[in-house]
RNA sequence: CCAGUCGGCCGGACGAUCGCUGCUGCAAGUGCUGAAAGGCCGCAGGGGAGGAAAGUCCGGGCUCCAUGGAGACACGGUGCCGGAUAACGUCCGGCGAGGGCGACCUCAGGGAAAGUGCCACAGAAAGCAAACCGCCCGCACAUGUGUGGGUAAGGGUGAAAGGGUGAGGUAAGAGCUCACCGCGCGCUUGGCAACAAGGGCGGCAGGGUAAACCCCACCGGGAGCAAAACCGAAUAGGGGUGGCGCGGAAGCUUGUCUUCCAGCUUGUCUUCAGGCCAGACCACCCGGGUUGGUUGCUUGAGGUGCUCAGCAAUGGGCAUCCCAGAUGAAUGAUCGUCACGUCGCAGGCCUUCGGGCGGCGGCCAUACAGAACCCGGCUUACAGGCCGACUGGUAAU
Numbered sequence: 001c002c003a004g005u006c007g008g009c010c011g012g013a014c015g016a017u018c019g020c021u022g023c024u025g026c027a028a029g030u031g032c033u034g035a036a037a038g039g040c041c042g043c044a045g046g047g048g049a050g051g052a053a054a055g056u057c058c059g060g061g062c063u064c065c066a067u068g069g070a071g072a073c074a075c076g077g078u079g080c081c082g083g084a085u086a087a088c089g090u091c092c093g094g095c096g097a098g099g100g101c102g103a104c105c106u107c108a109g110g111g112a113a114a115g116u117g118c119c120a121c122a123g124a125a126a127g128c129a130a131a132c133c134g135c136c137c138g139c140a141c142a143u144g145u146g147u148g149g150g151u152a153a154g155g156g157u158g159a160a161a162g163g164g165u166g167a168g169g170u171a172a173g174a175g176c177u178c179a180c181c182g183c184g185c186g187c188u189u190g191g192c193a194a195c196a197a198g199g200g201c202g203g204c205a206g207g208g209u210a211a212a213c214c215c216c217a218c219c220g221g222g223a224g225c226a227a228a229a230c231c232g233a234a235u236a237g238g239g240g241u242g243g244c245g246c247g248g249a250a251g252c253u254u255g256u257c258u259u260c261c262a263g264c265u266u267g268u269c270u271u272c273a274g275g276c277c278a279g280a281c282c283a284c285c286c287g288g289g290u291u292g293g294u295u296g297c298u299u300g301a302g303g304u305g306c307u308c309a310g311c312a313a314u315g316g317g318c319a320u321c322c323c324a325g326a327u328g329a330a331u332g333a334u335c336g337u338c339a340c341g342u343c344g345c346a347g348g349c350c351u352u353c354g355g356g357c358g359g360c361g362g363c364c365a366u367a368c369a370g371a372a373c374c375c376g377g378c379u380u381a382c383a384g385g386c387c388g389a390c391u392g393g394u395a396a397u
Stems, first nucleotide, its partner, number of pairs: 001393010012338007020048002023045004029041001031040003050368001054379002057377005062224004067273007075220005080094005095109001096107004110215002115213002117209003132155002134151008163181006182204001183202003187198004228295004238286006247261005252255001263276003302321008341363005348357003
């Protein structure tokens, strides 16, 4: 200097004027508005969109509901090991497999000997096999055919053909025998573990596929700020049809009473407790009131700096800061200067001749894109620019 990999950051700044909005303090009252609850109006001070606010894919905080507890099933989710976290399907560190010269990247990473399914076409044959061509041996006729037996080493088909390579052996072959690799079982060493390395025994059981059904392990109520709470005003504690059903026993205080059994009540079942008991539940039809205001609403698993522990994710300690709360939906407009970038003009200085620095003028809110209860992630989009570390190549010293 070129090419690449990983990580982090910015994505305008300052000032003035006017405008919008929320908070805090002061002030204000027979004010304005409204049916009411409530809202508005003045002065001063400080604050006012994001790294993704997007997607709504996960996890929670919070709120309410289902009558609650325990267990099982259904349904859904995750899937190597260890850790972090409030939790997660997230993150960190490792292991294994694959890709890359490498830095690094990717993985929906448990189980195929529990079972079922699928592997088109081609091929003899694609799961418990198989013989198309071929090779060897015998017989018959005859120089090539037919037939019987053996074979799976060679060839063909295919993504994949019953372990692979080599040697011996054989009529020809074959784990038939041997060596190495593979596979199965088990041992030793290292590691918390996933796993790695090394040795032993055995000729050795049969491919793939589970983001196919399934098996195993672990986890899991539902709905969501349009949750929910309060205030004001108003109304009809609405009505109808059908289904299921309106049960039994005992007691005395004889009552719309008490107790027990049965029945109903959770996505299903069992059990315990509670409630109800002609209600409740299921389906359909007709209709009434409100749609206003306030809270929820931003101090939080919070940010920043330093430090300790840890490889890291992250956690502890100390200090410091308050950093939007709108409600048809605020955070804007104008001017000036500067920065970055870009276009044009002129052709100044330096130079290792690659290039660098500078002058004048124009444009410059220009990328992706806007909070709506909050937080931790993931995914997607992004003009331009900056910083750091690492890998490969080239040249010089």